Molecule: transfer RNA
Organism: Pseudonocardiaceae bacterium
RNA sequence: GCCCCUGUAGCUCAGCGGAUCAGAGUGCCGCACUACGAAUGCGGAAGUCCCAGGUUCGAAUCCUGGCAGGGGCA
Numbered sequence: 001g002c003c004c005c006u007g008u009a010g011c012u013c014a015g016c017g018g019a020u021c022a023g024a025g026u027g028c029c030g031c032a033c034u035a036c037g038a039a040u041g042c043g044g045a046a047g048u049c050c051c052a053g054g055u056u057c058g059a060a061u062c063c064u065g066g067c068a069g070g071g072g073c074a
Stems, first nucleotide, its partner, number of pairs: 001073007010026004028044005050066005
């Protein structure tokens, strides 16, 4: 230098055939339970979907460029 993969909640990830409110587990906060904790149950908060443009009535999803991480070739 060229090619491929990945980037979504604090963390690990799903969603990547365009429209259902952007979700799960875990963690965090509150309540119940308990003598107190743990476990369990119930509820809640937390996201500019890496960034910027474009296409579209509508983009996490498609296109272009960039950034970061990983891999392959030279």